[in-house]
RNA sequence: AGAGUUUGAUCCUGGCUCAGGAUGAACGCUGGCGGCAGGCUUAACACAUGCAAGUCGAACGGUAACAGAAGUAGCUUGCUAGUUGCUGACGAGUGGCGCACGGGUGAGUAACGCGUAUGAAUCUACCUAGUACUGGGGGAUAGCAGUUGGAAACGACUGCUAAUACCGCAUAAUCCCUGAGGGAAAGGAGGGGAUCUGUUUAAAGACCUUUCGCUAUUAGAUGAGCCUGCGUGCGAUUAGCUAGUUGGUGAGGUAACGGCUCACCAAGGCGACGAUCGCUAGCGGGUCUGAGAGGAUGAUCCGCCACACUGGUACUGAGACACGGACCAGACUCCUACGGGAGGCAGCAGUGGGGAAUAUUGCACAAUGGGGGAAACCCUGAUGCAGCCAUGCCGCGUGUGUGAAGAAGGCCCUUCGGGUUGUAAAGCACUUUCAGCGAGGAGGAAAGGAGUACGUUUAUCAGGCUCUGUGACGGUACUCGCAGAAGAAGCACCGGCUAACUCCGUGCCAGCAGCCGCGGUAAUACGGAGGGUGCAAGCGUUAUCCGGAAUUACUGGGCGUAAAGGGUCCGUAGGCGGUUUGUUAAGUCAGAUGUGAAAGCCCUGGGCUCAACCUAGGAAUUGCAUUCGAAACUGGAAGACUUGAGUACAUGAAGGGGUGUGGAAUGUCCUGUGUAGCGGUGAAAUGCGUAGAUAUAGAAGGAACACCAGUGGCGAAGGCAGCUCACUGGCAUGAUACUGACGCUGAGGUGACGAAAGCGUGGGGAGCGAACAGGAUUAGAUACCCUGGUAGUCCACGCCGUAAACGAUGUCUACUAGCUGUUGGCGGACUUGAUCUUAGUGGCGAAGCUAACGCGAUAAGUAGACCGCCUGGGGAGUACGGUCGCAAGAUUAAAACUCAAAGGAAUUGACGGGGGCCCGCACAAGCGGUGGAGCAUGUGGUUUAAUUCGAUGCAACGCGAAGAACCUUACCUGGGCUUGACAUCCUGCGAACGUUCUAGAGAUAGAUUGGUGCCUUCGGGACGCAGUGACAGGUGCUGCAUGGCUGUCGUCAGCUCGUGCCGUGAGGUGUUGGGUUAAGUCCCGUAACGAGCGCAACCCCUGUCCUUAGUUGCCAGCACAUAAUGGUGGGAACUCUAAGGAGACUGCCGGUGACAAACCGGAGGAAGGUGGGGACGACGUCAAGUCAUCAUGGCCCUUAUGUCCAGGGCUACACACGUGCUACAAUGGCAGGUACAGAGGGCUGCUAAGCCGCGAGGUGGAGCGAAUCCCAGAAAACGUGUCUCAGUUCGGAUCGAAGUCUGCAACUCGACUUCGUGAAGUCGGAAUCGCUAGUAAUCGCGAAUCAGCAUGUCGCGGUGAAUACGUUCCCGGGCCUUGUACACACCGCCCGUCACACCAUGGGAGUGGGUUGCAACAGAAGUGGCUAGUCUAACCUUCGGGGGGACGGUCACCACGGUGUGAUUCAUGACUGGGGUGAAGUCGUAACAAGGUAGCCGUAGGGGAACCUGCGGCUG
Repeated sequence: AGAGUUUGAUCCUGGCUCAGGAUGAACGCUGGCGGCAGGCUUAACACAUGCAAGUCGAACGGUAACAGAAGUAGCUUGCUAGUUGCUGACGAGUGGCGCACGGGUGAGUAACGCGUAUGAAUCUACCUAGUACUGGGGGAUAGCAGUUGGAAACGACUGCUAAUACCGCAUAAUCCCUGAGGGAAAGGAGGGGAUCUGUUUAAAGACCUUUCGCUAUUAGAUGAGCCUGCGUGCGAUUAGCUAGUUGGUGAGGUAACGGCUCACCAAGGCGACGAUCGCUAGCGGGUCUGAGAGGAUGAUCCGCCACACUGGUACUGAGACACGGACCAGACUCCUACGGGAGGCAGCAGUGGGGAAUAUUGCACAAUGGGGGAAACCCUGAUGCAGCCAUGCCGCGUGUGUGAAGAAGGCCCUUCGGGUUGUAAAGCACUUUCAGCGAGGAGGAAAGGAGUACGUUUAUCAGGCUCUGUGACGGUACUCGCAGAAGAAGCACCGGCUAACUCCGUGCCAGCAGCCGCGGUAAUACGGAGGGUGCAAGCGUUAUCCGGAAUUACUGGGCGUAAAGGGUCCGUAGGCGGUUUGUUAAGUCAGAUGUGAAAGCCCUGGGCUCAACCUAGGAAUUGCAUUCGAAACUGGAAGACUUGAGUACAUGAAGGGGUGUGGAAUGUCCUGUGUAGCGGUGAAAUGCGUAGAUAUAGAAGGAACACCAGUGGCGAAGGCAGCUCACUGGCAUGAUACUGACGCUGAGGUGACGAAAGCGUGGGGAGCGAACAGGAUUAGAUACCCUGGUAGUCCACGCCGUAAACGAUGUCUACUAGCUGUUGGCGGACUUGAUCUUAGUGGCGAAGCUAACGCGAUAAGUAGACCGCCUGGGGAGUACGGUCGCAAGAUUAAAACUCAAAGGAAUUGACGGGGGCCCGCACAAGCGGUGGAGCAUGUGGUUUAAUUCGAUGCAACGCGAAGAACCUUACCUGGGCUUGACAUCCUGCGAACGUUCUAGAGAUAGAUUGGUGCCUUCGGGACGCAGUGACAGGUGCUGCAUGGCUGUCGUCAGCUCGUGCCGUGAGGUGUUGGGUUAAGUCCCGUAACGAGCGCAACCCCUGUCCUUAGUUGCCAGCACAUAAUGGUGGGAACUCUAAGGAGACUGCCGGUGACAAACCGGAGGAAGGUGGGGACGACGUCAAGUCAUCAUGGCCCUUAUGUCCAGGGCUACACACGUGCUACAAUGGCAGGUACAGAGGGCUGCUAAGCCGCGAGGUGGAGCGAAUCCCAGAAAACGUGUCUCAGUUCGGAUCGAAGUCUGCAACUCGACUUCGUGAAGUCGGAAUCGCUAGUAAUCGCGAAUCAGCAUGUCGCGGUGAAUACGUUCCCGGGCCUUGUACACACCGCCCGUCACACCAUGGGAGUGGGUUGCAACAGAAGUGGCUAGUCUAACCUUCGGGGGGACGGUCACCACGGUGUGAUUCAUGACUGGGGUGAAGUCGUAACAAGGUAGCCGUAGGGGAACCUGCGGCUG
């Protein structure tokens, strides 16, 4: 510090996710030791049991228990009983102090509660310092005793008694009040012994002294109370709140100020700087995170607050409205004799419950601290320790070194060679931390007690010294010794992010997953294993917080198109504000002081062996307050200025409201003229018209204003258009004068305006025209088109308040290159023109900006001021609530849930019922077919035991198959074999190989017999049989694991690269453009220059000529021979054969073109512009085809999915399709005759002549391994005859009979021959195919396969046409361009209703809870007031009583409670609304291309649904 994820790729916007750190955590797996910390986050739920606050006998009366001592009694001489408070002590009680601390919890509280900084009207027990006092009396009461009630808790009455308990009196202050006046106290303990009292001693006192107390008061310290500034959550879908409320006067009350309370008076107080209300929450120091600013948080520790079962209340006290006190009410639990009582763990342990989850009913007061005490001591679940828990942090260990034969064995992988685990192990040499055993052993201890000859003092105390003496932890830390590598490693991950890879299993299953995403038979993503990576006594997961996230932006973001500028103006509050002078000092800056607790963080030291941890010091605490200064800037108040702003005169324009008026056109009506159609459309029809339309002359009426007219004008925007008149707003320019900052922006706004549609009332109504009706179109057509047509459109008045209200660009100000057009005004003496200036309005463009597109003085540049708005998509501009509206609706405006995207700009493709250019038997022009018939053949389907398998739009279907009777053959039925039909290795035996017979369908089995061989390096080998296991075998699966081969686009002209240049980038350029070509062929131009694969050429055949050669081919000339024939001699001319050459290159001429490339025409030439044909197929596309040609990974079968055999099947047959053959006839059929090819094949062969058969054929065997012989008669053609338009002398299917040939065998299931039979068919619907010249058409011939089987396939030649104007259209293709929401690429994408399932949510008659307001009831305990009733020790008294007190009564306040009526919130609810998500459902096709009617916005109506239509607007 970033990364993944939207796309085919790119840049941007933008969300989601990850890597980091953290935690009072939990869960899973695992677990050696120690140190230091931490440990109910949930039910402020309920609690059994024990403990957590007592202490003082030196305050008191005393003596229940224990011990001692001294008496007494009994006696078993050491025991029992009992006496004495005498001593140590001490139950209960009186009294004092404490219990308000310490400990717990966070329910409540949005508050002076907390934090911080001030303040004045207060109190403060114990403590410290000072001053003064502590005199003299009195009456009770508990305990106790007696009586008595009650189950108990707990009382009642009578009697006795003490005090540091209680009450007077006296006295006192620099006390309180001031006016008189009021107003304290308590004594206890130790010591002394001179004097006194005493009754003689004693006892007890007085007295002296020390000390602890008591009282009053002044100060301090500490603690507490109160006031104030500022800060301290969310919500405006909470906007008004308030009656003791705000203030005053007086009184009361309090420790104290104060409406704190009361009486009276006034009507205030708070609030947009957020009152009130609702929801949530203890606050801070700090903690976590972060670079910081911030954000989140408030466990442990520290400070403050609040609470103590819930609510209320006071008492006591220095302090409480009191956790372990009281009273009352309520809920709950327990006891009960049913009358009545008791209780409060949010103290420490512990229990139940809740929960994902949080410990021992431990030890000790040894230390620190607290309470009481004079002290010793006692108490202390505070605290110190221990126990449990890997909950966290820190440290240590589980060995170290060496050791390659890279050992063996094992695991895993493998290309079978090996690799890996792996220096790992073993072995050798060491070490012994920790744990274990044994031994030793601190520190935490200071106190306290006793003594003291020290010391101090007036004397003590304090201090010193000596002795003694206290440890829960714990025999702990630590140290030493012993033994031995001995006792000690797991968890997660390994597709990318993210370090780490292979095998097996599984087969969209099981599963994984933080995001993207894996899994459908070769998964580095699931599960296991091996290996590896990371961390390590832990490791992962989950949850939460911060970070990354500059995705809330103060630091530090944006708003033309991504989310985002308010429809426009005016203007309030607020914010901001020109020049200048002095002044002030609020902001600002600087210094000082105080504070900012400690702990923590940071720095530097120190202590535990280190660290965590502990500890000392420093720094820091960015803040607040006070104070001394500065005066530039901002502000305040004061003065001045003119440039901002404004005011006063002439020209310009659809600015606004109103009056009047004009012509053209449409329709209607009247009357003429006139006659048969008009109108409308893609084409029609509805409609109008013989009752006279359309067309053509007049009248009334309404609405809108052609031309001018213009990226022209005006207006804030919406918007504004004939002409005239007056009224009226703003702007620009020019010149001068005046005011003197008067300005800009603008939240709210009973401020204004605001298209269209719509609403209300009243008019008006020509045209147009939602709705509606009819006609068309269509599968349908609630639409587009047509004919009609109502609201509306128009006017007046009143509403509505929205639009793509757009420049998708808020207003204002300043600055920053130019060029050019246009509108208004002005200037230079004038003018056409040119020019300067100013205010608008357009285009291009620099810098700059921008993601890009683009913007560019009219900014989207550079800056400033103010306002509005945005924060992923959907849900949704929706619900609820509020406000406005007559309504429609507008405005304000969420959440649950759901997705990992949604989006902008640009790029490359593809596509378009977009455009341009061009090509092709693509269309057109022609010729011949297919589709109809019969048959052949292939396919589908069906059938079957099997009808083996594959190929399936073009690019499967006479295809694999160049040939299924058996074989082939893979299929079926049945019968056999199991190392196998076939290959290699090992062992043993043996020739191999045959003959004959038997059984069987055969494979096979049995018997019989012939034969003993060949090579040899003598080991053996070839061959056969048997055995053993390794293995063979598979036309079994996967062509979507593959190689190879092939098809197709397409013989289309394209496809790319290097360097350079442009662009942030994907990419572009080159390859586009102008010409040209069959061609990315060539030329020119050009930020490109070159190059490659393709094109072309090079290769083969063919067309002309030449040279060479001359047999088997040829025969002109010369001979010979024959009935005839190159038959023969001979020839090498010709044809031909087969080798090599020549030839054609736009080379020449003319024209066109740009002087190019090239094109057109011509000459010559056998051939002319690629001469014709073939082979040759760029980058790629189709997961195209083939695992059944072959090869091959993986999987599967192994007495079978292998192999052998017989028979059957692949040949089936209601049907459908493809490809062909033959025809339907006279351009023909039939019969006779006559002529001319090429290219092939031939020994398991072609087979001649001859003979036989009607024929297929048979016989025969010459010739020929073939330019020699054979197949082999070419056929159409030509010529003659016949048939004469018929289902025929056409056509030949089908069937019958008889044969031939091949073959082991023609039944299923061959071909051919002869005779007979003689079906459909008379040229073929929609549709569709081939072909541009030696082509189509037509005619025959040959070959491969093959025993036989050809209408198929591949070749060969013969005869031999027609047509092409042309590119509008169909199909396919190429280039450029445009749009795109497509990229699996239009066979794309995608919208809505309906149906089903699930989810969350709104409404809903209501129903049930919570909280709360108001009203009037009610009124426990308590306090206060009043009190005529009852009772009453101290004091006073005149002895009657008074004063004071208690009880009772009553009034006021008030908790609980009940009632009524509202508000709000939660849950639930028959039914219902829309929304979201789902597998491949239904209906259509609205959008994206001109999406087939351009789309969208607002509004209104209509419709199953997307939607359609009207009106206005926008261009996205």
The RNA shown here (small-subunit ribosomal RNA) has 1516 nucleotides and comes from a marine metagenome. RNAcentral holds the sequence, with entries from SILVA. It matches the Rfam family "Bacterial small subunit ribosomal RNA".